A computed fold for a 465-nucleotide part of an RNA from Palpitomonas bilix, annotated as small-subunit ribosomal RNA, 3' major domain. A source record names the gene rns. The organism belongs to Palpitomonas, within Eukaryota. Its Rfam family is "Bacterial small subunit ribosomal RNA". Its family is annotated with structural constituent of ribosome and ribosome in the Gene Ontology. The coordinates come from a structure-prediction model, not an experiment, and the mean pLDDT is 82.

Context: one part of a larger RNA
RNA sequence: UGACGGGGGCCCGCACAAACAGUGGAGCAUGUGGUUUAAUUCGAUACAACGCGCAGAACCUUACCAGCUCUUGACAUAUAAAGUAUGCUUUUUUAGAGAUAAAUAAGAUGUAACCUUUAUACAGGUGUUGCAUGGCUGUCGUCAGCUCGUGUCGUGAGAUGUUGGGUUAAGUCCUUUAACGAGCGCAACCCCCAUUUUUAGUUUUGUAUUAAAACUUCUAAAAAUACCGCCCGUGAUAUACGGGAGGAAGGAGGGGAUGACGUCAAGUCCUCAUGGCCCUUAAGAGCUGGGCUACACACGUGCUACAAUGGUAGAAACAAUAGGAAGCAAUAGUGCAAGCUGGAGCAAAUCCUUUAAACCCUACCUAAGUUCAGAUUGUUCUCUGCAACUCGAGAACAUGAAGCAGGAAUUGUUAGUAAUCGUGGAACAGCAUGCCACGGUGAAUAAGUACACGGGCCUUGUACA
Numbered sequence: 001u002g003a004c005g006g007g008g009g010c011c012c013g014c015a016c017a018a019a020c021a022g023u024g025g026a027g028c029a030u031g032u033g034g035u036u037u038a039a040u041u042c043g044a045u046a047c048a049a050c051g052c053g054c055a056g057a058a059c060c061u062u063a064c065c066a067g068c069u070c071u072u073g074a075c076a077u078a079u080a081a082a083g084u085a086u087g088c089u090u091u092u093u094u095a096g097a098g099a100u101a102a103a104u105a106a107g108a109u110g111u112a113a114c115c116u117u118u119a120u121a122c123a124g125g126u127g128u129u130g131c132a133u134g135g136c137u138g139u140c141g142u143c144a145g146c147u148c149g150u151g152u153c154g155u156g157a158g159a160u161g162u163u164g165g166g167u168u169a170a171g172u173c174c175u176u177u178a179a180c181g182a183g184c185g186c187a188a189c190c191c192c193c194a195u196u197u198u199u200a201g202u203u204u205u206g207u208a209u210u211a212a213a214a215c216u217u218c219u220a221a222a223a224a225u226a227c228c229g230c231c232c233g234u235g236a237u238a239u240a241c242g243g244g245a246g247g248a249a250g251g252a253g254g255g256g257a258u259g260a261c262g263u264c265a266a267g268u269c270c271u272c273a274u275g276g277c278c279c280u281u282a283a284g285a286g287c288u289g290g291g292c293u294a295c296a297c298a299c300g301u302g303c304u305a306c307a308a309u310g311g312u313a314g315a316a317a318c319a320a321u322a323g324g325a326a327g328c329a330a331u332a333g334u335g336c337a338a339g340c341u342g343g344a345g346c347a348a349a350u351c352c353u354u355u356a357a358a359c360c361c362u363a364c365c366u367a368a369g370u371u372c373a374g375a376u377u378g379u380u381c382u383c384u385g386c387a388a389c390u391c392g393a394g395a396a397c398a399u400g401a402a403g404c405a406g407g408a409a410u411u412g413u414u415a416g417u418a419a420u421c422g423u424g425g426a427a428c429a430g431c432a433u434g435c436c437a438c439g440g441u442g443a444a445u446a447a448g449u450a451c452a453c454g455g456g457c458c459u460u461g462u463a464c465a
Base pairs, nucleotide, nucleotide: 001465002464003462004461005460007459008458009457010456011455012454013453015449016448019413020412021411022410023409026304027303028302029301030300031299032298033297034295035294042053043052064290065289066288067287068286069285070284073122077121078120079119080118081117082116083115087109088107089106090105092103093102094101095100124279125278127277128276129275133273134272135268136267137266138264140262145184146183147182148181149180150179151160152159153158164175165174166173190256191255192254193253195224196223197222198221199220200219201218206215207214227250230244231243232242233241234240306406310365311364312363313362314361322353323352324351327346328345332341333340334339372403377398378397379396380395381394382393383392419441420440421439422438423437424436425435
């Protein structure tokens, strides 16, 4: 100087307390461990792995396994030699699981290209090492810290500055001061939302029945607005804090992006790049089928419930985001339905996805394993796709399991938040309870810091470095 302390002081955080809703019990979905397997590819493993890489494993993907095949190779560059209607586009037949092998027909057109064969340099490797690396990422943590120059002090390691008194979300600012300044962080500059004005409006709403014009909604560009600026109080007359006025908004207005020096030899050689090592008729390449979907069990994350603040039936309101050409698809017809037929319109403020649902109203159900709940199973269908057996999603009818509020323990949330309700999108032929977004309804509690946890500053002890 650090680190540590079941030392001390001060301070902060949904950290605790207060409150609401959960998880842990049930069924299912999904990931992981384990076990099994020819293979169940590989990685991630306290917080910071486990709906993670995977924004979508039937084939492909695919890296794994079995079998069948190839060896200058599926892909690249170059050299040497040889070949010739052999290259390009399209067609057919045979064998085969296919890769492939053998044969065959037509067309236009081309030159030393392309192709074929041989030989050689080489290709190739999701093989290994993330403890050889780059790049990228997580974490402490959006925590308020981490440093430097000159000066001063100390023999020196170092100290000072950065401490003290206040204050702040903040090493934020004020003040004091052997320090004076500066840098990386903080804040601000950037984006979205909330208010107003101006400008511009077609494909936007209404006044409104038509035309013009106007206003309004809306759209999208530019400005304005908030600064403790004003008043009162507290305080050191400072920084600031508490209250008030005006204001759409008040003390950082709400949210996002933004992550200092560093820590964990943290993660990734399977995104990519790359050193070393290793394979080279295989650890490279092609194909068919299987596997990644197994199942005594254990754990994580979710969905649906256990019902009356509910369920069912009828009737009937109100959104926003976003997407659309190998696409979105209306009206209509048809089917109990999934869907099918057909195709108006739309490269979109025009058309379509698109009737939002919860809510409100009416009726029934009356405490029951039920008109709760929907697992499981059977039958018949629909759609996508060469192909749904292993192994997709959906519909109808039948079936109707566990479950009556969940032990110890444990999670999230302070406001348009939690909870609850539906909607859209990415990837995608098809496939979500996941992920990313959008709006609707819309609370309770706290304004405290004694305690447990994490962190910051000061100080103290130490046989630790």